The part of an RNA shown here (small-subunit ribosomal RNA, central domain) has 350 nucleotides and comes from a metagenome. The coordinates come from a structure-prediction model, not an experiment, and the mean pLDDT is 88.
[in-house]
Context: one part of a larger RNA
RNA sequence: CUGGGCGUAAAGGGUGCGUAGAUGGUCGUGUUAGUCGUUUGUUAAAUCCCGGAGCUUAACUCCGGACUCGCAAGCGAAACGGCACGACUCGAGGGUGCGAGAGGUAUGUGGAACUCAUGGUGUAGGGGUAAUAUCCGUUGAUAUCAUGGGGAACACCGAAAGCGAAGGCAGCAUACUGGCGCAUUCCUGACAUUGAUGCACGAAAGCUAGGGUAGCGAACGGGAUUAGAUACCCCGGUAGUCCUAGCCCUAAACGAUGAUCGCUGGUUUCUUGGAGUAUCGACCCUCUGGGAGACGAAGCUAACGCGUUAAGCGAUCCGCCUGGGUAGUACGAUCGCAAGAUUAAAACUC
Numbered sequence: 001c002u003g004g005g006c007g008u009a010a011a012g013g014g015u016g017c018g019u020a021g022a023u024g025g026u027c028g029u030g031u032u033a034g035u036c037g038u039u040u041g042u043u044a045a046a047u048c049c050c051g052g053a054g055c056u057u058a059a060c061u062c063c064g065g066a067c068u069c070g071c072a073a074g075c076g077a078a079a080c081g082g083c084a085c086g087a088c089u090c091g092a093g094g095g096u097g098c099g100a101g102a103g104g105u106a107u108g109u110g111g112a113a114c115u116c117a118u119g120g121u122g123u124a125g126g127g128g129u130a131a132u133a134u135c136c137g138u139u140g141a142u143a144u145c146a147u148g149g150g151g152a153a154c155a156c157c158g159a160a161a162g163c164g165a166a167g168g169c170a171g172c173a174u175a176c177u178g179g180c181g182c183a184u185u186c187c188u189g190a191c192a193u194u195g196a197u198g199c200a201c202g203a204a205a206g207c208u209a210g211g212g213u214a215g216c217g218a219a220c221g222g223g224a225u226u227a228g229a230u231a232c233c234c235c236g237g238u239a240g241u242c243c244u245a246g247c248c249c250u251a252a253a254c255g256a257u258g259a260u261c262g263c264u265g266g267u268u269u270c271u272u273g274g275a276g277u278a279u280c281g282a283c284c285c286u287c288u289g290g291g292a293g294a295c296g297a298a299g300c301u302a303a304c305g306c307g308u309u310a311a312g313c314g315a316u317c318c319g320c321c322u323g324g325g326u327a328g329u330a331c332g333a334u335c336g337c338a339a340g341a342u343u344a345a346a347a348c349u350c
Base pairs, nucleotide, nucleotide: 003322004321005320006319007304008303012318014201015200016199017198021194022193023192025088026087027086028085029084030083031082032081034080035077036076037075038074039073040072041071042070049065050064051063052062053061054060091191092188093187094186095184096183097182098181099180103177104176105175106174107173108172109171110154114150115149116148117147118146119145120144121143125136126135162169163168206247207246208245209244210243211242215241216240220236221235222234223233258317259316260315261314262313263312266295267294268293269292270291271290272289273288274287275286276285299306300305323350324349325348332343333342334341335340
């Protein structure tokens, strides 16, 4: 519990698409189960309220009146809402012409580094640490040169940059492909917003099957440290990390800030369009759109802070909160191969 809230106190769903529903631009005509007015009936009495009366007063009792809410029927109104019809263009969508981008998928390809193998040179150490040791090395290591193989990640550019709904996305090239912005004002003519259920996507870790495995590296083994050392440090090292196909569906999935629309002083930086001006041209300068930041008027806020990318002022829709613990647990249900996920209490206690 008809209230007040959700950046940090409890509270925005991880993200999108979208069904039902809810809400919905301008003008006109008609209609009307919403709405508004009026009449009648009903709404037991008592009670409550108002005006009186009676017990000496009051409580109490009695008489009269009125109100409220709902329902039904009749008549009326047409501003708002609904419905039907007609029209419009500013919302929305489309066309045309340009533009930027690590947006996505697939294929191919490049260099540095690392590691392995083989061969050459070469000899006693190397490695590691605070210092050691385990470890590697005369079956020739470390170092160095050459050749070949392999896997993973892409230095510089690189940014406080860019793109994407979010998760996320970075060598280069090609193919296919999604979204966005600007200009034009050519077309459609409210086609819109939100969105329970649903569907899809969803880092890392984890799972199934088959590959792959250079480096790194849970577990594990060893060496140190230490009172101990199931750690921090060192030497190794399996799963994993990578690929293909299929699951899992959770994160401090964060801007800890739901989506859409409108309104409300500015200064400044970056990015990407357009117009004007300028110029041989490119800059510069002015104006005008989209995006990303910093600082700040008003205002808001418990404060911190937010401040045209609002946490300001308003509107529509959805999600969520309601003292702490028990507990995001038990039980049940759904999903999953499993791990578990989702939904989600209570007793008791403070």